[in-house]
RNA sequence: AGGUGAGGUAGAGGAGCGGAGAAUCAAGAGUAGUAUACUGUAGGUUUUAAGGAACCGUUGAUAGUAUAUGAAAGGGAUAAAUCCGCCGAAGCGUGCAAAUACCUUAAUAUUUGCAAAGCUGGGCCUAUGCUUAAGAAGUAUAGGACUGUCACAAGUAGCUACCCUAAUUACUUGUGAAGAGCUAUCUCGCUU
Numbered sequence: 001a002g003g004u005g006a007g008g009u010a011g012a013g014g015a016g017c018g019g020a021g022a023a024u025c026a027a028g029a030g031u032a033g034u035a036u037a038c039u040g041u042a043g044g045u046u047u048u049a050a051g052g053a054a055c056c057g058u059u060g061a062u063a064g065u066a067u068a069u070g071a072a073a074g075g076g077a078u079a080a081a082u083c084c085g086c087c088g089a090a091g092c093g094u095g096c097a098a099a100u101a102c103c104u105u106a107a108u109a110u111u112u113g114c115a116a117a118g119c120u121g122g123g124c125c126u127a128u129g130c131u132u133a134a135g136a137a138g139u140a141u142a143g144g145a146c147u148g149u150c151a152c153a154a155g156u157a158g159c160u161a162c163c164c165u166a167a168u169u170a171c172u173u174g175u176g177a178a179g180a181g182c183u184a185u186c187u188c189g190c191u192u
Stems, first nucleotide, its partner, number of pairs: 001192011014087001016086005023078003033069007043056004047107006090120003094115008121147002124144007149177010160166001
């Protein structure tokens, strides 16, 4: 000086990831509910099923028709914007535990935590499915082009050397791989 293993630090990909407040908007929805009239007659409500509990209902409930009136919650979008945390950022799946939905059991849905180093480099578009009220958003699978990193191969140009040739830098094309990656740097160990 080079290589390699382990650990640490700092960074890059870009309409990059996640979160938050306020405002506005769409949708929920002319839905639920309420009032009136008519029909009708014994059940109905609390996520689904069984059992229970409470409440409403012959002073006509539930349901149906017509008229009038008429919400909200969860969730979502904006804007190349502001602030915060970041680059497995984050998301999903699996398992376990807990909480909520009147109580118990089972299921379903939502939320939170932990685990294993399970899958995905990243955003976009399309199709199908799941969730949902939903042409939104999210998500799974498949496909498409784009983009960043590294490796291999070929080519062009520059620099060193300078006859050739070789190494190195940048770019182009093609192929492949995955973030436990890549770049830079520090410490320790091993090796030439």
A computed fold for a 192-nucleotide RNA from Thermoanaerobacterium sp. RBIITD, annotated as Lysine riboswitch aptamer. Taxonomically the source falls in Thermoanaerobacterium (Bacteria, Bacillati, Bacillota, Thermoanaerobacteraceae). Its mean pLDDT, the model's own confidence on a scale to 100, is 77.